Small-subunit ribosomal RNA, central domain from Winogradskyella eximia, 346 nucleotides, folded computationally. The coordinates come from a structure-prediction model, not an experiment, and the mean pLDDT is 88. The source organism's lineage runs through Bacteria, Flavobacteriia, Flavobacteriales, Flavobacteriaceae and Winogradskyella.
Context: one part of a larger RNA
Formats: sequence, structure tokens, C1' cells
RNA sequence: UUGGGUUUAAAGGGUCCGUAGGUGGAUAAUUAAGUCAGGGGUGAAAGUCUGCAGCUCAACUGUAGAAUUGCCCUUGAUACUGGUUAUCUUGAAUUAUUGUGAAGUGGUUAGAAUAUGUAGUGUAGCGGUGAAAUGCAUAGAUAUUACAUAGAAUACCAAUUGCGAAGGCAGAUCACUAACAAUAUAUUGACACUGAUGGACGAAAGCGUGGGGAGCGAACAGGAUUAGAUACCCUGGUAGUCCACGCCGUAAACGAUGGUCACUAGCUGUUCGAAUUUCGGUUUGAGUGGCUAAGAAAAAUUGAUAAGUGACCCACCUGGGGAGUACGUUCGCAAGAAUGAAACUC
Repeated sequence: UUGGGUUUAAAGGGUCCGUAGGUGGAUAAUUAAGUCAGGGGUGAAAGUCUGCAGCUCAACUGUAGAAUUGCCCUUGAUACUGGUUAUCUUGAAUUAUUGUGAAGUGGUUAGAAUAUGUAGUGUAGCGGUGAAAUGCAUAGAUAUUACAUAGAAUACCAAUUGCGAAGGCAGAUCACUAACAAUAUAUUGACACUGAUGGACGAAAGCGUGGGGAGCGAACAGGAUUAGAUACCCUGGUAGUCCACGCCGUAAACGAUGGUCACUAGCUGUUCGAAUUUCGGUUUGAGUGGCUAAGAAAAAUUGAUAAGUGACCCACCUGGGGAGUACGUUCGCAAGAAUGAAACUC
């Protein structure tokens, strides 16, 4: 390389958009580039294979043929692929109607809890643990009542629930924005799928500038535990966690399962719709769960939400360690990220 693979053995890019490229629905006509057939030219010799011949045989040599799977020219064929033209509606999109949801952005606002402050009542403890101690408290704590202030998060509803491309999204309400589903079959008429390079988004932590800071809490301090205890437990507590703007670009970014299309028994929940109904249900579309047939799989399992049967496109893998390291390059304020070897060794 061919071939084989990628849930768990090495291997699906974190996600989407999209350029080039690759692939692509039905009918008819035309063309003849691919494709197929005939003919011609060329495809050096040696070598190779086959027949025959020459050295006493063989090696060796001579001679004739084949092969030389290729390229070019020419004459045809037209099913398939391509090009061109015309048409079509089932793919795709648009429109209309009706809905759906924790989808996004910005504003306004609510109650519970917590903490702090002030004031009242009140007196000796509180707190914490396996047990304690550090800590707080007669300068009046803890408890309790009233008021005020602050920040963060939204109990119940709540659910194998829902929405979003993924990350993710949850009090209420308003404005703006996007999406999805069903129904109609009205419009366009293949406008589609995938997508190297590229672009956008991307948890947490971290970084920069300016705010904010209740609770929690890396670091740090103290108290315990212990042989020790740079921990687990306790008392405190800074960064951070929150907001605005700008970076970072990584995660077990997981369904450890790329996207799209078609096909292949059923049963049973549930969400949002539609049609029908004898109001019990029944049929049906799009999701989201459980169990299973065939099949698949090394098995676990999977099984119409496939890991089944096929098609197209992309990404990735090729023994363990060395190593996601070194070097170089690109990006970044930095932390670092991306790309990514070899020697050697088993």
C1' cells in the first nucleotide's frame, strides 16, 4: 500500500456554520468526454514464456512466435456516468394557520433563608465533636422580638419532563430575538448531502482592567487525631466564586457511539400536536424512556433514538514504554494550547 477497523481492546474532531472538493431524485431529447467494440501506428535490443534447432547432455547459444496488460490516431455503439436543453414533484426550501418549551439577550420585581448593624427582653453560657480543644461571651454573647442594610441563590411545583448545535438552561413579569412541531398542499422546482483549509460558539479553573463581596471557600493560621499527619474532623480565613468588558480554548466537552438518506417483527410508558370517536378508545406526525424478534457482537450488550442491512461524505487508528515529551512553527499578557517526532528499551 491493499485490506481491516473506531461503545468498552489503538481509534469519532467539544459543537455548529460553511469554501474548495467528493457524492447526488424522476422523465425525454441531444452530445459522445468517461465507458465498450473494430481497424491502424507505436510499444528498441537483451531479458521472460512457448515451439524447433546447435555445441556428445546441461548450463549456454541460435531461430520463430507469444507476451509487452501502455500510449496515440481513426471508425462505430449509446445502457450507465458526465455535458447541454426542456419538463416533473416525491427530496429541499418558502408561505399560511395553529401551537410548544428551564432556548437566548436586556430590563423591572418577589418571598424564604443567611450575615451584619441599631434598639428592646433576658442571663451565663454559646459553639463544635467520636470525644475535645482552638474560637465567641459579663465591654452582656447564644436565644428571642422589631426595624434597617447587603450580596448570592431561587424550596414546593419537579418528572427516565421540557428546550438548545454543543457547552448548557429553572422564582415572577415585560420587551426584543431565534428555533421547533403539526396541519394545509398554496409557491419555487433538485435549489440537496457531506465538508479538507477557514469562521463562530464553547463548562470549570485561570489571566487583565474596574466594580462587588452575604454565604461558601484553594492558599494560609490555629485546635484536634496520630508513631508522624504538610491530610481526613473542628475554629477562623485570603484569592476565587458574583457583575461589566476583554483574553484563555481546554474537560470522563460521554451515549466514552461523526453527519445525512433508505430499508428491516412487536409490546409498553411519556411530552407536544393532528384526525376520528360509540367518549372506553382508535389511527397518525415529531420527540423522549423501558422490554424484546430477526440480525449484529469476543462478550457485556445493542436492537427503528442500531452497535442490523445498504449508500455518500468527513475525521481518526495501526504493539507497550519513551511521550502527548523534545525540537521547530503558529497562537496567548501569562498559565499554557495546537501541531508533534526520534534514539533507546521490552